[in-house]
């Protein structure tokens, strides 16, 4: 450099829930809190999932529709910590 995460150690993230908040929602942020994670770092590039304020078709409630979200859904690109080879 490459490859690999069986053991170890140093640390690291933080699901569900609940407060607070900001959003039209989905969802995000901050406290609390630990399911899990070796990229549970970064990144909407592909594919997929969520939502539908607005807006279009129908109509009285549906239906479509991302410019809105998810990185902890998979892939891609990209950056690194320890170890062991």
């Nucleotide at each position: 450099a490459c490859u690999u995460g069986u053991a170890a150690a140093a640390g690291g993230c933080a699901a569900a829930u609940c407060u607070a908040u900001c959003g039209a929602a989905a969802g995000g942020u901050a406290g609390a809190g630990a399911c899990g994670c070796a990229a549970a770092g970064c990144u909407a590039c592909g594919g997929g999932u969520c939502u539908a304020c607005g807006g279009u078709c129908a109509u009285a409630u549906g239906a479509c529709u991302a410019u809105g979200a998810c990185a902890g859904c998979c892939g891609g690109g990209u950056u690194g910590c320890c170890a062991a080879g």